Source information:
This is a predicted structure of a 93-nucleotide RNA (c-di-GMP-I riboswitch aptamer) from a Bacillota bacterium. The coordinates come from a structure-prediction model, not an experiment, and the mean pLDDT is 80. Lineage of the source: Bacteria > Bacillati > Bacillota. The sequence was found by an Rfam model in a public genome assembly.

[in-house]
């Protein structure tokens, strides 16, 4: 100096919830609030996981303009699910 483990302190992030809002939803963003978290930083890049408005097919009404329900689907989303790529603070052993 580097590389693994496991610890303490500092600073940092911020789960459920809970308010606006803005999406068809799942979710996002801002407050506020702490469950946790050494990458709970970033990257949807592969797995997995949510949703299903669009479209697509069935059923059914019907004024044949189109309406209802059912399915099928990601092109929408999660990096606080699991993995890979970047890049990364401090102290002691």
């Nucleotide at each position: 100096a580097a590389u693994a483990c496991a610890g303490c302190a500092u600073a940092g992030c911020a789960a459920a919830c809970u308010c606006a809002u803005c999406g068809a939803a799942a979710g996002g963003u801002g407050g506020g609030g702490a469950c946790g978290c050494a990458a709970a930083g970033u990257u949807g890049u592969g797995g997995g996981u949510c949703u299903a408005a669009a479209a697509g097919c069935c059923u059914c009404g019907g004024g044949u303009a189109c309406g209802a329900g059912g399915u099928u689907c990601a092109u929408g989303a999660c990096u606080g699910c699991c993995a890979g790529g970047c890049c990364g603070c401090u102290c002691c052993g």